[in-house]
RNA sequence: UAAUUCAUUAAAGCGCCAGAACUUUAAAUAGUUGACGAGGUUAGUAGUUAUCGAAUAUUCGGCGGAUGCUACUACGGAUUAGUGGUUCGUAAGAUAUAUAUUAAAAAAUAAAAUCAAUAUUAUAACAAAGUAUAUAUCCACACUAUAU
Numbered sequence: 001u002a003a004u005u006c007a008u009u010a011a012a013g014c015g016c017c018a019g020a021a022c023u024u025u026a027a028a029u030a031g032u033u034g035a036c037g038a039g040g041u042u043a044g045u046a047g048u049u050a051u052c053g054a055a056u057a058u059u060c061g062g063c064g065g066a067u068g069c070u071a072c073u074a075c076g077g078a079u080u081a082g083u084g085g086u087u088c089g090u091a092a093g094a095u096a097u098a099u100a101u102u103a104a105a106a107a108a109u110a111a112a113a114u115c116a117a118u119a120u121u122a123u124a125a126c127a128a129a130g131u132a133u134a135u136a137u138c139c140a141c142a143c144u145a146u147a148u
Stems, first nucleotide, its partner, number of pairs: 014064004019060001020033004036053003042074007075089004080145005093138009108123004113118001
C1' cells in the first nucleotide's frame, strides 16, 4: 500500500402513529398507508409552522428530531499586523447573465410476494433552488503601528 473478515460508529425530508384513510375479519380480528427526490452543518445561547421544486395531491392531521433563517457572543477568512466597522464560513464580499452540476417518485408496462390493501425490483422521460466556473458591474472602509 492492497485485498479479505469481524466489530464499532455514522445515517436527518429523517423517525414515529392516539386521529384519519385503505384492506381484511363474525368481531379494533389482523394488517397497510402516512414526504418523491435536489440541496444543506465553524461553536454556543435564544426565537421561529426550517430551503427548493416534482407529483393522480391523505405528501391529510399530530408528535419527536433536524444541517435553514433571524438576533447576540466567540473563533476564523477577506492587505503586513492590531483595533473598530462591513460582509462572509474554511471553495470564507454582493448582484446579474451563461454553462456545468445523471433528479427521484408518482403515472404506465413487466416480474415475482400477499386473500387484499399494499410494499419490492426492472425499464424510458420530465424540475427548481443552491453551489462551482466564466464574464460584466459594484464593494474592497476608518484609525494606529511596523515591515518592505

A computed fold for a 148-nucleotide RNA, annotated as glmS glucosamine-6-phosphate activated ribozyme aptamer.
The sequence was found by an Rfam model in a public genome assembly.
Its Rfam family is "glmS glucosamine-6-phosphate activated ribozyme aptamer". Its family is annotated with regulation of gene expression and catalytic activity in the Gene Ontology. On this family, see Hampel and Tinsley, Biochemistry 2006: "Evidence for preorganization of the glmS ribozyme ligand binding pocket".
Its mean pLDDT, the model's own confidence on a scale to 100, is 77.